[in-house]
Molecule: transfer RNA
Organism: Patescibacteria group bacterium
RNA sequence: GCGGGAUUAGUAUAACAGUAGUACGCCGGUCUCCAAAACCGGUGGCGCAGGGGCGGCACCUGCAUCCCGUG
Numbered sequence: 001g002c003g004g005g006a007u008u009a010g011u012a013u014a015a016c017a018g019u020a021g022u023a024c025g026c027c028g029g030u031c032u033c034c035a036a037a038a039c040c041g042g043u044g045g046c047g048c049a050g051g052g053g054c055g056g057c058a059c060c061u062g063c064a065u066c067c068c069g070u071g
Stems, first nucleotide, its partner, number of pairs: 001070007010024004018054001025043006047063005
């Protein structure tokens, strides 16, 4: 240089174009002499820019970062 894949919450990971979920974490509560565990509630996210579209995490273009292969 060329080809392919990935990018969603603090971490990991889902999501046929139609309200962005789950687990852990974190915060609060119940329980307990205290704590842990358990249970209840809450918390916060679609890499960046542009385009298409009634509507985008999903489609199109470019860029960035990471991974794999290749000359």